Small-subunit ribosomal RNA, 5' domain from an uncultured bacterium, 475 nucleotides, folded computationally. Model confidence (mean pLDDT): 84 of 100.
Context: one part of a larger RNA
RNA sequence: GAUGAACGCUGGCGGUAUGCUUAACACAUGCAAGUCGAACGGGGUGCUUCGGCACCUAGUGGCGGACGGGUGAGUAACGCGUGAGAAUCUGGCCUCAGGUCCGGGACAACCAUUGGAAACGGUGGCUAAUACCGGAUGUGCCUUUGUGGUGAAAGAUUAAUUGCCUGAGGAUGAGCUCGCGUCUGAUUAGCUAGUUGGUGGGGUAAGAGCCUACCAAGGCGACGAUCAGUAACUGGUCUGAGAGGAUGACCAGUCACACUGGGACUGAGACACGGCCCAGACUCCUACGGGAGGCAGCAGUGGGGAAUUUUCCGCAAUGGGCGAAAGCCUGACGGAGCAAUACCGCGUGAGGGAGGAAGGCUCUUGGGUUGUAAACCUCUUUUCUCAGGGAAGAACAAUGACGGUACCUGAGGAAUCAGCAUCGGCUAACUCCGUGCCAGCAGCCGCGGUAAUACGGAGGAUGCAAGCGUUAUCC
Numbered sequence: 001g002a003u004g005a006a007c008g009c010u011g012g013c014g015g016u017a018u019g020c021u022u023a024a025c026a027c028a029u030g031c032a033a034g035u036c037g038a039a040c041g042g043g044g045u046g047c048u049u050c051g052g053c054a055c056c057u058a059g060u061g062g063c064g065g066a067c068g069g070g071u072g073a074g075u076a077a078c079g080c081g082u083g084a085g086a087a088u089c090u091g092g093c094c095u096c097a098g099g100u101c102c103g104g105g106a107c108a109a110c111c112a113u114u115g116g117a118a119a120c121g122g123u124g125g126c127u128a129a130u131a132c133c134g135g136a137u138g139u140g141c142c143u144u145u146g147u148g149g150u151g152a153a154a155g156a157u158u159a160a161u162u163g164c165c166u167g168a169g170g171a172u173g174a175g176c177u178c179g180c181g182u183c184u185g186a187u188u189a190g191c192u193a194g195u196u197g198g199u200g201g202g203g204u205a206a207g208a209g210c211c212u213a214c215c216a217a218g219g220c221g222a223c224g225a226u227c228a229g230u231a232a233c234u235g236g237u238c239u240g241a242g243a244g245g246a247u248g249a250c251c252a253g254u255c256a257c258a259c260u261g262g263g264a265c266u267g268a269g270a271c272a273c274g275g276c277c278c279a280g281a282c283u284c285c286u287a288c289g290g291g292a293g294g295c296a297g298c299a300g301u302g303g304g305g306a307a308u309u310u311u312c313c314g315c316a317a318u319g320g321g322c323g324a325a326a327g328c329c330u331g332a333c334g335g336a337g338c339a340a341u342a343c344c345g346c347g348u349g350a351g352g353g354a355g356g357a358a359g360g361c362u363c364u365u366g367g368g369u370u371g372u373a374a375a376c377c378u379c380u381u382u383u384c385u386c387a388g389g390g391a392a393g394a395a396c397a398a399u400g401a402c403g404g405u406a407c408c409u410g411a412g413g414a415a416u417c418a419g420c421a422u423c424g425g426c427u428a429a430c431u432c433c434g435u436g437c438c439a440g441c442a443g444c445c446g447c448g449g450u451a452a453u454a455c456g457g458a459g460g461a462u463g464c465a466a467g468c469g470u471u472a473u474c475c
Base pairs, nucleotide, nucleotide: 001474002473003472005471006470007469008468009467012346013345014344015343016342017341018339019338020304025302026301027300029299030298031297034063035062036061039060040059042057043056044055045054046053047052070257071256072255079182080181081180082179083178084177085176088174089173093170094169095168096167097166098165099164100163101135102134103133104132110125111124112123113122114121115120140150141149142148155162156161183229184228185227190220191219192218195217196216197215198214199213200212201211202210232254233253234252235251236247237246238245239244259280260279261278262277263276282293283292284291285290310336312335313334314333318332319330320329321328322327349379350378351377352376359370360369361368362367384412385411386410387409388408389407393402419464420463421462422461423460424445425444426443430459431458432457433456434455440447441446
């Protein structure tokens, strides 16, 4: 000098930030991912001129739930950083080209019946679609190059559009490979059998021992392999003249994880925080047969701890999902609340005022000091209190949570506001009393055993100031 700090004493205001560093401990409750009726059949409500119209929706279907948000347990690794590369994919978006023909059978919902305490089902029957399937065509792809093989589509509406399929390109995102860099220990010296390479086969979107069969015996290592410990990495942050050292809160990029371990499904994308299956620990419900759950989302609770906030408001803005749109959803986000936790700014009055008042302290009794300090006079109103007005942020007609906030105007009255540490030297600041190697102080040196500027109190002084000290850690 610095801090995501804590503790002690004290505490007026504003702006801007920050706020579980410990138990990746366990979690009550609420919310955090839905949306589309302009894909589809049904049901309900309201209105009705009985023609229909409007709205709502459990289910089928589509898109989204792989983003956004959290955490840092694991990981010493192509994980990250940086530079290069080839054997790849890419929903939605943009551009271009072509197509969108003919058919079919189901399953939910619903109805009937039935099992179960529940969670949730079973059986029979009916039905629609942009759900599913077949055929045609087909620039593509494969190929032994032949009269070969394979392989698409979906409609909707208010008639303006918007979808669907195939191919080519772009953009974006992602997967993969390599060079270099990336902590400590040799009181860890040898390690390795899918191990290193080849061939055949398989597999992937894609290269590859990625997997498998066979063959060869390789591969790594004192330029530190292997093993052990520790650790998410970076832009940055702190410090320092720099070189460097330390660090990785907040913000931003990447990675990893989602009760613990394992697994795949769906999908353009996951081996998926608020999806599925299995096992385990734990908690809960149960009619004992069986079921349910996962806050390292936002609040909040218990616990741990020196220590870290509200079970708040709003989708008005920005952004995201769905939708043609209106719109709906959004604990992302925008705000408010709490905390002197930090930084910055402001205030607690200004000018005059000596009989140097009283009181305190000291004293050689003359005085000195507190001290222009107070009183007193004049003034101001930042702040404060009250009253009135009152935004920008809104683009885009409407629409502002913040908020009757910021700000402006007026009135009132010096009114409402100072502490903390230190005073032996380092180190700015000294006397008295008490104590008597006691009580105590202390960062180092060291003080205290009867005049202690070093302990405790008082007066005074010094330094900082809404803070001041102490502790911890880094340079």